Overview:
This is a predicted structure of an 85-nucleotide RNA (c-di-GMP-I riboswitch aptamer) from a marine sediment metagenome. Of the family's consensus pairs, 95% are formed in the model. The RNAcentral record of the sequence draws on MGnify.
RNA sequence: AAAUGGCUAACUCGCUGAAAGGCGAGGGCGCAAAGCUAAAGGGUCUAAGGUUCUUUCAAGGAACUAAGACAGCCUGGCUGCCGAA
Numbered sequence: 001a002a003a004u005g006g007c008u009a010a011c012u013c014g015c016u017g018a019a020a021g022g023c024g025a026g027g028g029c030g031c032a033a034a035g036c037u038a039a040a041g042g043g044u045c046u047a048a049g050g051u052u053c054u055u056u057c058a059a060g061g062a063a064c065u066a067a068g069a070c071a072g073c074c075u076g077g078c079u080g081c082c083g084a085a
Stems, first nucleotide, its partner, number of pairs: 006031002011026006029072001035078003040075003043070003049065006
C1' cells in the first nucleotide's frame, strides 16, 4: 500500500437522571487507538445537596461550591488488530 473488520458526531425516538449526562435503537460527521484510565495533571459542563446573601408569613430569587459528568478538549499512563514492496 492493500484487505478483513471495529467505533459512531449532529439529528430522531424510547428509557433514565435535579441537571450535565448516560443507556438502547435508528443515523453517519468523522476516528489507526473515537479501546481503558476523570483516584495522574490541566480544561470544560452541570448545581440536586450544601454555604452565604436577598425577599419574606411562606413560597421564591441570586452568588459560590463536585462529592455528579465529559476519554470525540489537551498532555500523561496502561493495553492492542492487519501489514505488501